This is a predicted structure of a 74-nucleotide RNA (transfer RNA) from a Chloroflexota bacterium. Rfam family: tRNA. The family's RNA type in Rfam is transfer RNA. The sequence is in RNAcentral, with records from ENA.
RNA sequence: GUCCACGUAGCUCAGUCGGACAGAGCGCCGGGCUUCCAAACCGGGGGUCGGGAGUUCGAGUCUCCCCGUGGGCG
Numbered sequence: 001g002u003c004c005a006c007g008u009a010g011c012u013c014a015g016u017c018g019g020a021c022a023g024a025g026c027g028c029c030g031g032g033c034u035u036c037c038a039a040a041c042c043g044g045g046g047g048u049c050g051g052g053a054g055u056u057c058g059a060g061u062c063u064c065c066c067c068g069u070g071g072g073c074g
Base pairs, nucleotide, nucleotide: 001073002072003071004070005069006068007067010026011025012024013023019057028044029043030042031041050066051065052064053063054062
C1' cells in the first nucleotide's frame, strides 16, 4: 500500500430480512434477609450503537469517507 473481520452500557456479548420504547449476563447503587458479611431474592441507574455524511417514511443494521483493533498478501 491493498484485502478481510471487528467496534453496541464499566466489562463480556446479543440484536435475524431495515420497523416503531436499544437488550442480556456480570459489575455498580438501593431494598430485603442475617447478630454481621456473603450468596440467593426484589427494585433501580447507566447508551444515542467508534466519528461524520448519504439513502429511506424509517438505519445499530444498507452505501461512502475517516479513526481504532486484529489478521492475510505485498